Predicted 3D model of a 274-nucleotide part of an RNA (large-subunit ribosomal RNA, domain VI) from a Lentisphaeria bacterium. Taxonomically the source falls in Lentisphaeria (Bacteria, Pseudomonadati, Lentisphaerota). It matches the Rfam family "Bacterial large subunit ribosomal RNA". Its family is annotated with structural constituent of ribosome and ribosome in the Gene Ontology. The full RNA is in RNAcentral, with records from ENA. The coordinates come from a structure-prediction model, not an experiment, and the mean pLDDT is 86.
[in-house]
Context: one part of a larger RNA
RNA sequence: CGCAGGAGACUUGACAGGGGCAUUCCCUAGUACGAGAGGACCGGGAAUGAGUGACCUCUGGUGUUCCGGUUGUUCCGCCAAGGAGCAUUGCCGGGUAGCUAUGUCGCGAACGGAUAAGCGCUGAAAGCAUCUAAGCGCGAAGCUUUCCUGAAGAAUAGGUCUCCCAUUUCUGCUUCGGCAGAAUCUAAAGGCUCCCGGAAGACGACCGGGUCGAUAGGCCGGAGGUGUAAGACGGGUAACCGUUUCAGCCGACCGGUACUAAUCAGCCGUGAGA
Numbered sequence: 001c002g003c004a005g006g007a008g009a010c011u012u013g014a015c016a017g018g019g020g021c022a023u024u025c026c027c028u029a030g031u032a033c034g035a036g037a038g039g040a041c042c043g044g045g046a047a048u049g050a051g052u053g054a055c056c057u058c059u060g061g062u063g064u065u066c067c068g069g070u071u072g073u074u075c076c077g078c079c080a081a082g083g084a085g086c087a088u089u090g091c092c093g094g095g096u097a098g099c100u101a102u103g104u105c106g107c108g109a110a111c112g113g114a115u116a117a118g119c120g121c122u123g124a125a126a127g128c129a130u131c132u133a134a135g136c137g138c139g140a141a142g143c144u145u146u147c148c149u150g151a152a153g154a155a156u157a158g159g160u161c162u163c164c165c166a167u168u169u170c171u172g173c174u175u176c177g178g179c180a181g182a183a184u185c186u187a188a189a190g191g192c193u194c195c196c197g198g199a200a201g202a203c204g205a206c207c208g209g210g211u212c213g214a215u216a217g218g219c220c221g222g223a224g225g226u227g228u229a230a231g232a233c234g235g236g237u238a239a240c241c242g243u244u245u246c247a248g249c250c251g252a253c254c255g256g257u258a259c260u261a262a263u264c265a266g267c268c269g270u271g272a273g274a
Stems, first nucleotide, its partner, number of pairs: 001153001005164007015150004021049007033038001051107005059101004066094005071087006112144002118138004165273001166184001168183006185271001190268004194210005215261003218257005224250003231244005
């Protein structure tokens, strides 16, 4: 820009892409077959491997924004308390969310349709024969359908639902229904900018929210992590131990709550549609 007004949702699916794997065991059955050794077709069931998609309940990893322990040194501190900086996050032990695989769940299939090679029925040309010439059937991990994804610029540009939008005057034309231009009035539905954000994201985009508000932060509660703070008291010569104390501290998680910030505002889009 188009899809013959504009807009918001929800869709159909032409077409395109993905997927399509393999093995073992059990039953049938130690049956058919075979002198025996051995040992099935057909059919049914159960697992596994590799591949692949999604996810984080479990098992683990990471988790330099959480908690704890600890060495050296400098500093703060009245202090031998407590704390901060630096030393790879100083080193070490754990670890929520998120992200993850080695973890968890799923997938390949089946039915149907038309076929290939092949196997047939009926059957002449050619009194026979012949699957073929007319006609009819069976028959593949392949084609199609089924499953997943994209998809109406599929220009034959699809469908459904809902929402929105002018009166008058003048001039000209008129097939007398109206049409075109101008003036005046109007600025819809909806969208964008901007702002608060996001399991969305390089940037755009996408999604949520913007006071008629729980969008983010704060605060409160919970979950969860760490592992029993400081101070005081008691015990011990001391290092240290015990009690107060399942304490203290606490990112991202789950809720609640307008305390803070989403203030105010601007722009686009018209008037019933060749």